[in-house]
Order: sequence, then C1' cells, then structure tokens
RNA sequence: GCGCCCGUAGCUCAGUGGAUAGAGCAACGGUUUUCUAAACCGUCGGUCGCAGGUUCGAAUCCUGCCGGGCGUACCA
Repeated sequence: GCGCCCGUAGCUCAGUGGAUAGAGCAACGGUUUUCUAAACCGUCGGUCGCAGGUUCGAAUCCUGCCGGGCGUACCA
C1' cells in the first nucleotide's frame, strides 16, 4: 500500500430500516442489618466514531475520512 472485521452509557455487549436506543456490571440514593458486606427497590448516565448522501423515516443502507484489530504484498 491492498483486503476483511470492528467503533452504541464509565466497562462488556444487544439492537441489521418503523417513530420513545436497551441489558448486565459499575456509580449514586433508599430498604434491610448493631455496623459492613450480600440481597432487594429506585435513580443517573448516550453528538450510536466524524462528515455527507439515499429515504416519508437511518444505530441499521451508500460514500469519504478518523481510530482499533487481523491477514497479505513490497522493502532494489
């Protein structure tokens, strides 16, 4: 350089065109307990990597770019 895959909450991930984007863990608050832990209940937390395009409608499809991973070629 070329090809493929990935990027969604603090972390690990789901959601592959239909309107309000979710789960577990973490954090915070509460219940319980003599206290802590555990358990249970609740709350908070999102430019869906960035930009543009298609569409009535995009996390989802297309293009470019950025970042990460894997493979491969060249290095006279």
Molecule: transfer RNA
Organism: Isosphaeraceae bacterium